[in-house]
RNA sequence: AGGUCGGUAGUUCAAUGGUCAGAAUAGGGGUCUCCAAAACCUCUGAUGGGAGUUCGAUCCUCCCCCGACCUG
Numbered sequence: 001a002g003g004u005c006g007g008u009a010g011u012u013c014a015a016u017g018g019u020c021a022g023a024a025u026a027g028g029g030g031u032c033u034c035c036a037a038a039a040c041c042u043c044u045g046a047u048g049g050g051a052g053u054u055c056g057a058u059c060c061u062c063c064c065c066c067g068a069c070c071u072g
Stems, first nucleotide, its partner, number of pairs: 001071007010025004018055001027043005048064005
């Protein structure tokens, strides 16, 4: 330099172009308990940046940034 794959919550992962982007775990609160832990209930929290296509984009297209791998 070129190519392939990926970037979503603090972390690990989902999500046919369409209702409110979900789950686990972590965190806050509560129930229970003599107190804790466990269990149960509840709350908070996210689409790497920009532009385009579309009635509508996490999803499709282009550019950039970051990471892994491959080629030279």